Context: one part of a larger RNA
Formats: sequence, structure tokens, C1' cells
RNA sequence: GGAUGAACGCUAGCGGCAGGCUUAACACAUGCAAGUCGAGGGGCAGCGAGAUUGUUAGCAAUAACGAUUGUCGGCGACCGGCGCAAGGGUGCGUAACGCGUGAGCUACUUGCUCGUUUCAGGGGGAUAACCGGUGGAAACGCCGACUAAUACCCCAUGGUGAUAUUUUAAGGCAUCUUAUGAUAUCUAAAGAAUUUCGGAAACGGAUAGGCUCGCGUGACAUUAGAUAGAUGGCGGGGUAACGGCCCACCAUGUCGACGAUGUCUAGGGGUUCUGAGAGGAAGGUCCCCCACACUGGAACUGAGACACGGUCCAGACUCCUACGGGAGGCAGCAGUGAGGAAUAUUGGUCAAUGGUCGGAAGACUGAACCAGCCAAGUAGCGUGAAGGAUGAAGGUUCUAUGGAUUGUAAACUUCUUUUAUACGGGAAUAAAACACACCACGUGUGGUGUCUUGUAUGUACCGUAUGAAUAAGCAUCGGCUAACUCCGUGCCAGCAGCCGCGGUAAUACGGAGGAUGCGAGCGUUAUCC
Repeated sequence: GGAUGAACGCUAGCGGCAGGCUUAACACAUGCAAGUCGAGGGGCAGCGAGAUUGUUAGCAAUAACGAUUGUCGGCGACCGGCGCAAGGGUGCGUAACGCGUGAGCUACUUGCUCGUUUCAGGGGGAUAACCGGUGGAAACGCCGACUAAUACCCCAUGGUGAUAUUUUAAGGCAUCUUAUGAUAUCUAAAGAAUUUCGGAAACGGAUAGGCUCGCGUGACAUUAGAUAGAUGGCGGGGUAACGGCCCACCAUGUCGACGAUGUCUAGGGGUUCUGAGAGGAAGGUCCCCCACACUGGAACUGAGACACGGUCCAGACUCCUACGGGAGGCAGCAGUGAGGAAUAUUGGUCAAUGGUCGGAAGACUGAACCAGCCAAGUAGCGUGAAGGAUGAAGGUUCUAUGGAUUGUAAACUUCUUUUAUACGGGAAUAAAACACACCACGUGUGGUGUCUUGUAUGUACCGUAUGAAUAAGCAUCGGCUAACUCCGUGCCAGCAGCCGCGGUAAUACGGAGGAUGCGAGCGUUAUCC
């Protein structure tokens, strides 16, 4: 000198962009953050409509009130499907195939999605809800009877599927692999408001993952030996899959000064800062990967988890209790306490982008987009411009009737209106989807037109009016280092990054005038180069 997720002191006009618990992975009140589908199902608690019926009013039409009824719209709870493994948070652990990079899998999986081919025949038994009874303070149960499905099961059909045996051919070091046959066994399906959406089997693609390997990726030798599932084999189990991953038996190996083992520290990378570079330091925001979800352990479901807002067990803590027993997990968004030098609102909207569900309308979405707070950063704009000498007054100062300086600075004249205030106008961000109409191919897609949708926002921006009007500080002035005099103090009070200054003429302390530097900031502290 540069830099910062900074803090502190003094000061502070504006909007744009980006940022905001670095400490206690400390504890958390409250609200929200994952639902959706009635075009899978039985139903009907609540809402609306209809129908039937009764009473009242009326000549009647009809109206009001009450009862019954799932008939319709729809729908709480329930069964079922998909989602909840994404998105969002944090950096505890991890020196590791964790990450980065480059390869490999003849050892693998892949819901939704795309393509191709072929199917969808027949039957059955339950169960939740509801109803009846009952236990408990509650959380939550228990018993009995009934019922449905795209829930569950059985039979049939079926192969390019799976398993076992096997023929032929090609390939491989080999267990074997590929292709083609044969035999045996095993396994499918579901319907629904029916131009459509779904269901089953097989193969292939895409996407996403799993595993293996080469190289790279901290400190300490004041850590030198470490290791018995340890290293390998044979056989099995397990897995989607290879493998001591696990097990029985057998052998005694394996790693290590090219640093094993141990201890300490640490998420990794893209990147960021600095530097001419080589290098050094850092890993906050954004993107990719990993790990974790009160602490430890475990599996279930599922295409996918050993699952942040799922389950079970143990533990610590907090809460409720009728003392028998129960409930909870903000390292999601806000917010609270604590810790700390220190870090924001218990805001708005699904309008856009994206996600889940749905045929769609749409619902949900603290993802996201916006708004609020903070000079915490960055770049920009402004605090006026031109003229103006009797060089005014006042201040300070000197060699003091006089000069110097503040200083074109002010006053004064003319001008402008960024900004400010008031009033008026006023966006882009929106493309659509749905629905309707038409056209093309041809049977569900594409195109065109119409219709509808804006949180931010009456914001940005534009115009008019007014009037220099609303807007400057901070640090320094002995040398390094740009900028000097006077007064006060008298080794005192104090300053200080280093050298050092102060004991009666202090350019170094305190004040004043002046000057220098930067400027809505300036200085100090901390850390890195």
C1' cells in the first nucleotide's frame, strides 16, 4: 500500500447493487415451513342446492319455520395412490477414494419420463371408517357386528423374464461371457365423468445413483514399529452388485524412514485476497460434492433413507399428570434467552421462476420473488455556478500610526434546480395455462386468434411549480510523512507506530488561529499478503 461477513470512536444528504451470529452443533415460548388427488373407494360430520312431508299466513300462486332423505354440488375424518430421500439449514465429525482430476464395472440398480412389442380372462376372503359396548386424568386404546376399492389374495393365460440342467457356434488366462435351441419349475394385470387418463410383462434410451482404481490433497519422529478378520486361499451366507462385507476351515501373511502406527488440527473443490511473478494466506456470500439433524444405536417402508419437521430402544434435558402414565426436539423462516466487541422483521405474495399432487381448474410451497432494519461494503450523485477588492468587518499574528493572513472567501449582482417539498401523469416485468373458434397432420399433438391473471406499486420513471433553497465532517501538522505560529503547562498534566517529546521561550502535551490529507465519510483496533 491492498484486503475484510469486521468491531469501536466522532460524524452523516440521496437512491442503485450486493451483504448481514465469524462466539454456544448452547437452550428454546409462539406462529408458519408438505401436502395433494372425489376422474381409485365406502361413505356423509359440517356447508349449499333439490325432493318428500308437516305447521302457520294467504282465495291462490307462493313465502316462513320444522322434520325426513347422499338425490346433486362438494367434502371433515377414514381406506387407497403419488409425494414426504427434493427443496431449505448447518459444518459437529471426517487426513478419508471424503474431495479434485483421469479412467474402469464381463460385478450393478434406476420411481416419475421417452421409444418398441405384447397383454388386461375368471374368482375369493378380509379390513378401516360408520354403528354398539367399554377402559383411561390425558396421550391413546380394547371388544363385538357390518362394508368398499386402482388395498390384499387365488386360479388361468404368457415370454426375448427369473432359477436349474443342457445342444451348437464365437470369444476369453480362467470361474465364464455372448448368440441360438431344448427340458423342468416360478411369477402378471385395475379400473375410472371413457375423443382421454391409467394397469401388467419384456427389451432399449435418457436421467439419477452405487462400487473399484492411478495421481494429487495438513502438522508433529520430543510418535518407529503397527496388525489376528489382521493378509491371502477354498467353500458358503449376504447385497442391486464386487469384496473378510460376514462366517466355517486352511496357510502366515500384510503395512512401514518413498514415514506405517499414534497424537493434534481441519469439511473438500470451483474460487477469493495479495504479489511483477514464483509463491503465501483464506474457503463468508454464489455453484458442485460430502457429512450431520438433542446424544448414541437400530432397522422398517420404499425405485431411492438406515430418513431434519417418520418409527423403535437407551441417555441427558424440558413440560403435563388424577402419580397409574404420557409429550417434545428451530444446524427450516421469523422470533426469545444466553454467550459475545459483534450480526436484521414473530412482514407481504404465490404475480413471475421452480417444485409436489391433480385430466384440468386449482391446492400447497418461510423454495422463490418482494418489502422492512443496518454507512457493514461497493460504484455513482449532491451539499450550488459565474462575476465580485474599499482586498469590508471580525479573528489570528508581526519588526505594531503600519503591514501579513483568513480571502473571491463573505456581502452584493446574475444564473441554474440535480436533490428537496407540493401537485399531476404513470410503467416494463405477462409468456401463458384453462375455455371457445379456426387450421395442419391424423385421433392427440402442434399452430393462429379471442378471453383472463401484477405481491412489489400508484413504486420506478416523466412533467409542472417554489426557492440557494434541505445537506460536511474526520484525522493529522518533530522525523519517517503532505502540512507552523501564538498562548497555557513546567519530567507535572500528558503524548507515543518506531526514534522519542515534557525539568520556564515545547512547531512533539492542552487550547486557539492557520495549514495538509481524505471526504458522507474519517480515524483506531484485529487479521492476511
Molecule: small-subunit ribosomal RNA, 5' domain
Organism: uncultured bacterium